The RNA shown here (transfer RNA) has 88 nucleotides and comes from a Thermoplasmata archaeon. It matches the Rfam family "tRNA". Rfam describes the family as follows. Transfer RNA (tRNA) molecules are approximately 80 nucleotides in length. Rfam classes the family as a transfer RNA. Rfam links the family to the GO term triplet codon-amino acid adaptor activity. Model confidence (mean pLDDT): 82 of 100.

RNA sequence: GCAGGGGUGGCCCAGCUUGGUCAAAGGCGCUAGGUUGAGGUCCUAGUCUCGUAGGAGUCCGUGAGUUCAAAUCUCACCCCCUGCACCA
Numbered sequence: 001g002c003a004g005g006g007g008u009g010g011c012c013c014a015g016c017u018u019g020g021u022c023a024a025a026g027g028c029g030c031u032a033g034g035u036u037g038a039g040g041u042c043c044u045a046g047u048c049u050c051g052u053a054g055g056a057g058u059c060c061g062u063g064a065g066u067u068c069a070a071a072u073c074u075c076a077c078c079c080c081c082u083g084c085a086c087c088a
Stems, first nucleotide, its partner, number of pairs: 001084007010028003020068001029047006048057003061077005
């Protein structure tokens, strides 16, 4: 350089094809409670920000675009992985 795959909340990892019902499944971790003499296991709830709450706001590598509406479609760029090519 060429081809292919990938980047999602603290971590892992779905969702992308077929846009909306998505603060976004599931697991881990963490917090609180229950259980226990205690710990582990197990169970329940919570775990972006603001709010007592109803609710509101913002987020899927970065930027831009299309659209009433984008994690999802389009374009550019950045980064990672694999293969191939090159290698005086």